[in-house]
The part of an RNA shown here (small-subunit ribosomal RNA, 5' domain) has 518 nucleotides and comes from an uncultured Gammaproteobacteria bacterium. Model confidence (mean pLDDT): 87 of 100. RNAcentral holds the full RNA, with entries from Greengenes.
Context: one part of a larger RNA
RNA sequence: UGAACGCUGGCGGCAGGCCUAACACAUGCAAGUCGAGCGCGAAAACACUUCGGUGUGAGUAGAGCGGCGGACGGGUGAGUAAUGCUUGGGAAUCUACCUAGUAGUGGGGGAUAACGUGUGGAAACGCACGCUAAUACCGCAUACGUCCUACGGGAGAAAGCAGGGGAUCUUCGGACCUUGCGCUAUUAGAUGAGCCCAAGUCGGAUUAGCUAGUUGGUGGGGUAAUGGCUCACCAAGGCUACGAUCCGUAGCUGGUCUGAGAGGAUGAUCAGCCACACUGGGACUGAGACACGGCCCAGACUCCUACGGGAGGCAGCAGUGGGGAAUAUUGCACAAUGGGCGAAAGCCUGAUGCAGCCAUGCCGCGUGUGUGAAGAAGGCUCUAGGGUUGUAAAGCACUUUCAGUAGGGAGGAACAGCUUAAGACUAAUACUCUUGAGCCUUGACGUUACCUACAGAAGAAGCACCGGCAAACUCCGUGCCAGCAGCCGCGGUAAUACGGAGGGUGCGAGCGUUAAUC
Numbered sequence: 001u002g003a004a005c006g007c008u009g010g011c012g013g014c015a016g017g018c019c020u021a022a023c024a025c026a027u028g029c030a031a032g033u034c035g036a037g038c039g040c041g042a043a044a045a046c047a048c049u050u051c052g053g054u055g056u057g058a059g060u061a062g063a064g065c066g067g068c069g070g071a072c073g074g075g076u077g078a079g080u081a082a083u084g085c086u087u088g089g090g091a092a093u094c095u096a097c098c099u100a101g102u103a104g105u106g107g108g109g110g111a112u113a114a115c116g117u118g119u120g121g122a123a124a125c126g127c128a129c130g131c132u133a134a135u136a137c138c139g140c141a142u143a144c145g146u147c148c149u150a151c152g153g154g155a156g157a158a159a160g161c162a163g164g165g166g167a168u169c170u171u172c173g174g175a176c177c178u179u180g181c182g183c184u185a186u187u188a189g190a191u192g193a194g195c196c197c198a199a200g201u202c203g204g205a206u207u208a209g210c211u212a213g214u215u216g217g218u219g220g221g222g223u224a225a226u227g228g229c230u231c232a233c234c235a236a237g238g239c240u241a242c243g244a245u246c247c248g249u250a251g252c253u254g255g256u257c258u259g260a261g262a263g264g265a266u267g268a269u270c271a272g273c274c275a276c277a278c279u280g281g282g283a284c285u286g287a288g289a290c291a292c293g294g295c296c297c298a299g300a301c302u303c304c305u306a307c308g309g310g311a312g313g314c315a316g317c318a319g320u321g322g323g324g325a326a327u328a329u330u331g332c333a334c335a336a337u338g339g340g341c342g343a344a345a346g347c348c349u350g351a352u353g354c355a356g357c358c359a360u361g362c363c364g365c366g367u368g369u370g371u372g373a374a375g376a377a378g379g380c381u382c383u384a385g386g387g388u389u390g391u392a393a394a395g396c397a398c399u400u401u402c403a404g405u406a407g408g409g410a411g412g413a414a415c416a417g418c419u420u421a422a423g424a425c426u427a428a429u430a431c432u433c434u435u436g437a438g439c440c441u442u443g444a445c446g447u448u449a450c451c452u453a454c455a456g457a458a459g460a461a462g463c464a465c466c467g468g469c470a471a472a473c474u475c476c477g478u479g480c481c482a483g484c485a486g487c488c489g490c491g492g493u494a495a496u497a498c499g500g501a502g503g504g505u506g507c508g509a510g511c512g513u514u515a516a517u518c
Stems, first nucleotide, its partner, number of pairs: 001515001003514005010365006016358002018323001023321003027318003032068003037065002040062001045056004075276003084201007093193002098189008106140001108138002115130006146155003160181006168175002202248003209239003214236008251273004255266004278299005301312004329355001331354003337351001338349004368398004378389004402459001404454005412445001417439008462507005467488003473502005483490002
């Protein structure tokens, strides 16, 4: 150190967890939302019934058209030695939603899905005819800004929805007024993105020449925009020993490890940028993609098939097989933070918040404390007297952290909703918005953290080493055997070096070994 292996293993906090096959994937989930844009529209069940049906359920569920979002978030590092990244500059650009300003929001039209009828197909999925709506689509009118221009002129827009309402009108639908949200044009900002330049950015010369859209110009085209970006014509240039081209390797950075520093090595987690999404190619839609969970074509692979034809893409989260020395749960919740949609309530969210597994790492705590010499027994050793294990144990007196049981118990919660007061808007005491007060609630984690009580030393120690380097020595066994070993080297009958024992040394919920780097 993202470690692995061996022996061992009590608790907690914080982090980390496929480095190998960018190998193949069963199953579930990971991107939806809006009825305050629009037209349709069930059933179960219950009640009534003249048994035909009717009402509630319910304009609910549900598809469909339409809008916004699926370009974010999440994953991986294959490719890439420069279309990349880092730092610093630049001009020829776009930017949905958001903010601020200005000017508008008039009047028409034709379709189409859903649906109905018929029909094809094993399925996937269609086909024909008929009906219908819109904030879907298309003209007309208007044009403060805007765009084009030969400076004469020319071109171009929109859509409604919801709440409330005193007069007036009414075909009783509404008109009309007003508020909010939208829509159109345009200006500026903010944010995001595209493009250009300079410097820096691994190894190889046993790679020395490379290049024809190649280098430049003119003119068309193309792009949001500059540009051989592309095309036609013209010229013959451009790069290179300050290393071009080719080959190999590699995502880059902030950082990380180490070091006194200079440096060296590295790029897990977290953050920024880039690239990729079965392999290769292509465009469509869109403000934004050449789009991980969109489309088309080709290929490999897997699956279904009625053999005609179809379906799929975990380098999202879990999980499976395989590979490997090696790396986790097919968990809970949207309570918080954030994101999408929505006027809002809310819905969705494997982002995220949490939990589970693993001594993988770092940190903290515990496995008791005091006393206790008859220096007990046992072990080992001995010159047989003793020495050592050793205050160690037993005994006595205490304590109860942590774990256990029981009880109490914060914070993470701000919102939202209802009532009400003031202010703003307004013709209005409606409605709506802002601010304040009161009430009522929202917790996955969670048997939370923390606190209290209870019982009892009770449940909790190992690993490596002891010849020198290098802290720590004796006995027995073995006899160049068995074995040890990082280096020097030990072992051939008195081995402090092999194996065991007693003792000791060092670390300690770890200790050793291996691998890697400074």